[in-house]
Context: one part of a larger RNA
């Protein structure tokens, strides 16, 4: 020089986009931050219609089902497979979501809420009856899947991975809709996709004034546990492992993408934003679930606070906001889900202090403005003087002109994607019509080719050539035809579909009457802070006199002080300027 989540002093116009308890993981008033779903279920109250039945539509709370493991804070604590970055799994789990493959048979039974009764001061209880389901149970079916034995194949010690057996086990629900070939859902298994557990190799501060450390410790056999290896856990044996290549104590610290700095190697930090990872009044524990040892769930010890009728109860901001102590310090108890996303739904929509905004601070960083031009050998006035002047200074004034910004007035968003309604341009599905028409059946008739026998005709006559009729047999023959039917095509109709594209219609903006745009008025509304002895740019008068003071250093101050204090001039930077803290 640079930088900061800064603080402090004197100043302070405006906008943009960031940013803001760094201390006490100190308590915490008061709101609000997690629900939804009646298209799973009965129920209770209201309101329209109705003579009633009944019909629709709110509301409540309950059973039922998904989510509350996510989103959000916070960095105590952790030195460690926490994180990082490459691998490993034949040791593994996965709701919701895509994709294949088969299914949904029959039976039963509770609990709530309500209704009766009773306790409690309350928070909440507790008897009994009624009783719904996508709530629980049994029995069936088993594609499949699981297990135990046997049997064959595949790279590698395996609990993989294909194929086969005997024998056991293992499912399920229904809802919407006039209906359905429709939507949604259910159950069983197989892939996937995403996420997750574990384990490993490398890398991760300081101290040796920390040198030995260690009994589940090291290993194995066998068993529990777990999705799953494993001393995770246990009983038994065996005594072993670790270590100057830092064990093991001790401090310090979440770790990274990275930021700051340096030409760079390096040094130092790790706030805002991402990732992982830890916690959620301090301890511990486990339920439920695919997930959790669970911030706004539960239990159990503690400290603290708060109610109590003294028997008992009730709470947990390191979520948003705000308070009050701490402190040099760190914001509003604000609109709004319009958008982006999340959760629940079929869907309308509900929730959402997630985010989107807006507010407050110069805290950063960026823009911009406080006016431009002319204007005197040069007002007044300050200062200084050798008393001649010099400066301050084109600075003012004054003349013109411009209006960012300000103040008035008027117009006025983009951000919107969706959503809802209509509509058959599109899809499916179908009657009836024409057309094609696989396969499938028939084998009659028809044509042709040959053998043989017989009649005729030609031939003088064999020979040998035509015709005809009979009999086989070949062929044509996967053929034609004829039936019948699946099927594709098309035409006209008809019925669904508004889920995807398409058309047409009406509608969603907190910000915000804001951004911007136009006009009107007027220089009008906007500078200051540090320095001026060297180092370092920028000097004089005065007051002071080792006195108040200054100061980063090296010094200044004893009667002419460019160094202290004012004044005037000047430097430097300028809505900021310095000083103080930390780091390079």
């Nucleotide at each position: 020089g640079g930088a900061c989540g800064a603080a402090c002093g004197c100043u302070g116009g405006c906008g943009g986009c960031g940013u803001g308890c760094u201390u006490c993981a100190u308590g915490c008033a008061u709101g609000c931050a997690a629900g939804u779903c009646g298209a799973a279920c009965g129920g209770g109250c209201c309101g329209g219609u109705g003579a009633a039945a009944g019909c629709c539509g709110g509301c409540c709370a309950g059973u039922g089902g998904c989510a509350g493991a996510c989103g959000u804070u916070u960095g105590a604590g952790u030195a460690a497979c926490a994180c990082g970055u490459g691998g490993g799994c034949a040791a593994c789990c996965u709701g919701c979501c895509c994709c294949c493959a088969a299914g949904c048979g029959g039976g039963g039974g509770a609990c709530a809420u309500u209704c009766g009764g009773c306790c409690g001061a309350a928070a909440g209880g507790c008897c009994g009856g009624u009783a719904a389901a996508u709530c629980c149970c049994c029995c069936a079916u088993g594609u499949g899947g699981c297990c135990u034995c046997c049997g064959g194949g595949u790279a590698c010690u395996a609990g993989g991975c294909c194929c086969g057996g005997c024998g056991g086990c293992u499912a399920a629900a229904g809802c919407c809709c006039a209906g359905a070939c429709g939507g949604c859902g259910u159950u069983u298994g197989g892939g996937g996709a995403g996420g997750g557990a574990c384990c490993c190799g490398c890398g991760c501060c300081c101290c040796a004034u920390c040198a030995g450390g260690c009994a589940g410790u090291u290993g194995g056999c066998g068993g529990g546990g777990u999705a799953a290896c494993g001393g995770c856990c246990c009983a038994c044996c065996a005594a072993a492992c670790c270590g100057a290549u830092a064990a093991c104590g001790g401090g310090u610290a979440g770790c990274u993408g990275g930021u700051c700095u340096g030409a760079g190697a390096g040094g130092a930090c790790g706030g805002c934003c991402a990732g992982c990872c830890a916690g959620a009044c301090g301890g511990g524990g486990a339920c439920u679930g695919a997930g959790a040892c669970a911030u706004g769930g539960c239990c159990c010890c503690g400290a603290c606070u708060c109610c109590u009728a003294c028997g008992g109860g009730a709470g947990g901001c390191a979520g948003c906001a705000g308070c009050a102590g701490g402190g040099g310090a760190u914001c509003u108890u604000g609109c709004g889900c319009a958008a982006u996303g999340g959760g629940c739904g079929a869907a309308a929509g509900c929730c959402u202090g997630a985010c989107g905004c807006a507010g407050c601070g110069a805290c950063g960083c960026c823009g911009c403005g406080u006016g431009g031009a002319g204007g005197a050998g040069g007002a007044a006035g300050g200062c200084c003087u050798u008393c001649g002047g010099g400066u301050c200074g084109u600075a003012a004034a004054c003349u013109c002109c411009u209006u960012u910004u300000g103040c008035c007035g008027g117009g006025g968003a983009a951000g919107a994607a969706g959503g809802c309604c209509c509509u058959a341009c599109g899809a499916g599905c179908u009657a009836u019509c024409a057309g094609c028409a696989a396969c499938c059946a028939g084998a009659a008739c028809c044509a042709g080719c040959c053998a043989u026998c017989a009649g005729c005709u030609c031939g003088g006559g064999a020979a040998g050539a035509g015709c005809u009729g009979a009999u086989a047999g070949c062929c044509g023959a996967c053929g034609a035809c004829u039936g019948a039917u699946a099927g594709c095509u098309g035409a006209c109709g008809g019925c669904u579909c508004a889920g995807a594209g398409g058309g047409g219609g009406c509608u969603u903006g907190a910000c915000g009457g804001u951004a911007c745009c136009c006009g009107g008025c007027g220089a009008a509304u906007a500078a200051g802070c540090c320095c001026c002895g060297a180092a370092c740019a920028a000097c004089u008068a005065c007051g002071u006199g080792u006195c108040a003071g200054c100061a980063u250093u090296c010094g200044c101050g004893a009667c002419a002080a460019u160094a202290c204090g004012u004044g005037g001039g000047g430097g430097g930077c300028g809505a900021g300027c310095g000083u103080u803290g930390u780091c390079c």

The part of an RNA shown here (small-subunit ribosomal RNA, 5' domain) has 584 nucleotides and comes from a sediment metagenome. Model confidence (mean pLDDT): 81 of 100.